Description
The RNA shown here (SAM riboswitch aptamer (S box leader)) has 107 nucleotides and comes from Brumimicrobium salinarum. The organism belongs to Brumimicrobium, within Bacteria. Its mean pLDDT, the model's own confidence on a scale to 100, is 78.
[in-house]
Parts: sequence; C1' cells; structure tokens
RNA sequence: AGCUUAUAAAGAAAGGUGGAGGGACAGGCCCUUUGAAACCUUGGCAACCUUUUAAAUUAUUAAUUCCGGUGCCAAAUCCUUCCCGUAUAAAUCGGGAUUGAUAAGUC
Repeated sequence: AGCUUAUAAAGAAAGGUGGAGGGACAGGCCCUUUGAAACCUUGGCAACCUUUUAAAUUAUUAAUUCCGGUGCCAAAUCCUUCCCGUAUAAAUCGGGAUUGAUAAGUC
C1' cells in the first nucleotide's frame, strides 16, 4: 500500500525560525507578506486506544481521563460530480453512495 469496522455541521493557538505558498486530487470558492508550507517550543481540544468508576452480564452503556499511544486546533470532510425523496424542468433542502482523512484491528 491493501482489507474490515467506526467517526465527522461540536470543540481547541500563541511564540520562535522561515520567506511563498496553502486548503489531498479536478473544478469552484477561500486563506495567505496584517507572513503560506515546513520545523521547533509551549499550550489547548477531543475521547479512537488507554486509565478509573458505575450499571449490566460477556456484549455493551454511561461517566471519567492527572499520566500513556495517536489525532486535531480557518471555513460542514470548505463546497461540488453519482443515486434516492422527485413528479415536466430548474433551483433549494434532506438522506445515501463514492473519494479523501483519522482511529482501532487484520494480512
């Protein structure tokens, strides 16, 4: 890399180095010299794993999490393509699929 399962309109940034890109891809729309990416320091959010407690009784639920393993800290996964609700068309809205992301497991 692949496969399986789960999750996402909530939440949480300051400083230093750096010096032009960044938001996965394409299109759009944004962010950015009032300082992008990247790296470092400190802080925070969250609750997937973990810790602890209670219920429950072997499969889970609720709460908790100082410490530990990840993740994350602009915008809904930033928005969109395919299907359904939906009927003549378009728009809007809602749901689902796909893609990507993260976690846990597996090979």